[in-house]
Context: one part of a larger RNA
């Protein structure tokens, strides 16, 4: 752009695609069938693995230049609080991302091929075939999942609409993301930030008080208490305090 009035939402599914998986072991069958014995199966059923594929982060582990703590040198006059030194180095580490972690990864049905058969004439017999019928493969059609009405035979249903349906830009954002796109929200509001609560990380802040080897004294590493403190949070909830103002198109 088309689908010949404009749109929104929910569907159908022609067709296409997919690792729709690959493989090993054990047990029962069974010490059975078979075999003189020695030996010794299978159909089928169940259980457990390995590899690959797809997804996820509850657990376990990794990472975590968010964060918290320790500490060395130096600088900001000292304290406090910080800068720089590969994140200075080190110890932890939530969310997120991940594998070494977790989950899934069918059975079956239909019509058949070669083939195996039943009944059965032509041809009083015989014969799977001539009429008829039963089986039979990872191949075919389905079954599971994904895309999908541009499927030109261009689908269906519901609702709305010049008394303006709906859309776009813009704005607050993220279940999305290279840019576009996609999704949610826009005061009739919890969309983001802030605040509070919860949960979590670190590990007990500063200040003050007391103790402290030593020292004439000044001072004093360090320890204890206040203190499961202080600091921080990409998480959850609550709360309009801040910001979601507006503009245009449109049958």
């Nucleotide at each position: 752009u088309g689908u010949u009035u404009g749109g929104a939402g929910u569907c159908u599914g022609a067709a296409g695609g997919u690792a729709a998986g690959a493989u090993g072991g054990a047990a029962a069958u069974a010490g059975u069938a078979c075999g003189a014995g020695a030996g010794g199966a299978a159909c089928u059923u169940u259980c457990c693995g390995u590899c690959g594929u797809c997804g996820c982060c509850u657990c376990u582990g990794g990472u975590c230049g968010a964060u918290c703590g320790g500490u060395u040198g130096u600088c900001c006059g000292a304290c406090a609080g910080g800068g720089c030194a590969a994140u200075g180095c080190c110890g932890a580490g939530c969310a997120g991302c991940u594998a070494c972690g977790c989950g899934a990864u069918a059975a079956g049905g239909g019509a058949u091929a070669a083939a195996a058969g039943c009944u059965g004439a032509a041809a009083g017999c015989a014969u799977c075939u001539a009429a008829g019928c039963u089986u039979g493969a990872a191949a075919c059609c389905u079954g599971a999942c994904c895309u999908a009405a541009a499927a030109a035979g261009a689908g269906a249903c519901u609702c709305c609409g010049u008394u303006g349906a709906g859309g776009a830009c813009a704005c607050g954002g993220g279940u999305a993301a290279a840019a576009g796109a996609c999704c949610c929200g826009u005061u009739u509001g919890a969309u983001a930030g802030g605040u509070c609560c919860g949960g979590g990380a670190u590990g007990u802040a500063a200040g003050c008080a007391c103790g402290a080897a030593g020292g004439c004294a000044a001072c004093g590493a360090c320890g204890u208490g206040u203190u499961c403190a202080g600091u921080c949070c990409g998480c959850g909830g609550a709360u309009a305090c801040u910001a979601a103002c507006g503009u245009c198109c449109g049958a």

Large-subunit ribosomal RNA, domain VI from Methanoculleus sp., 251 nucleotides, folded computationally. The full RNA is in RNAcentral, with records from ENA. The prediction has a mean pLDDT of 81.